[in-house]
Molecule: SAM riboswitch aptamer (S box leader)
Organism: Chloroflexota bacterium
RNA sequence: GACUCAUCCAGAGAGGCUGAGGGACCGACCCGAUGACGCCUCGGCAACCGAAUGUAGUUAGAUAGUUCAAUAGUUAGGUAGUCUGAUAGUUCAAAAACCAUCAAACUAUACGACUAACAAACUACGAAACUAAAUCAGGUGCCAAUUUCGGCAGACAACAGUCUGGGAGAUGAGAG
Numbered sequence: 001g002a003c004u005c006a007u008c009c010a011g012a013g014a015g016g017c018u019g020a021g022g023g024a025c026c027g028a029c030c031c032g033a034u035g036a037c038g039c040c041u042c043g044g045c046a047a048c049c050g051a052a053u054g055u056a057g058u059u060a061g062a063u064a065g066u067u068c069a070a071u072a073g074u075u076a077g078g079u080a081g082u083c084u085g086a087u088a089g090u091u092c093a094a095a096a097a098c099c100a101u102c103a104a105a106c107u108a109u110a111c112g113a114c115u116a117a118c119a120a121a122c123u124a125c126g127a128a129a130c131u132a133a134a135u136c137a138g139g140u141g142c143c144a145a146u147u148u149c150g151g152c153a154g155a156c157a158a159c160a161g162u163c164u165g166g167g168a169g170a171u172g173a174g175a176g
Stems, first nucleotide, its partner, number of pairs: 003174006013042005021031003025151004043143003048139002050136002055132004063124005071116005077111001078109005084103004089098003147168001152165005
C1' cells in the first nucleotide's frame, strides 16, 4: 500500500514550547500573530478490542413428560364357554346319570395390564450461541464546526433547498 467486517448528526480542553499556515484531496465555508496546526505535560470523553459478572429474554441441542391413543397390537390376571381329572352331594343294588366346587388344557373376549419406533404438536429444563441493560478501564482512538458542507447517482421541489444510496476518508477488529 491493497483486502474483509463494524461504526462515524452523541461526548470530551487547560497549561507550556514553537511560529505560519491549518481543516486528507478539489470547491465552498471556516480556524489562525488575541498564536491556529504540530509537539510535550496534565486532565477528560467514549467503550472497538480486552477484563470481570451471569441479570432478563430468545434460540440451538439434548433430556423428561403429555397428546396422538375412545387408535393399533400383545396378553401369565379377570370373565364366559368346551373338554378332562379330583372331591362332595342326589337318584341308585351297581353301572350310569345329574349337580356343586376346585385344578389343568384349549377357545373366545379385551374388563384389567403392557407396548406403540420415526415423525408431528405442546409443556418443563436450557446454553459456552444471539439480543437487551448494567461494571472496570489494560491496548487503541478521540477532545472547533455532523467525517464542517458538498463532489457521483436517484427522488421531491424546480429560486434557495430537503431526503436516500454510493464514492472518498477516519477509527477499531481481523486476515494476508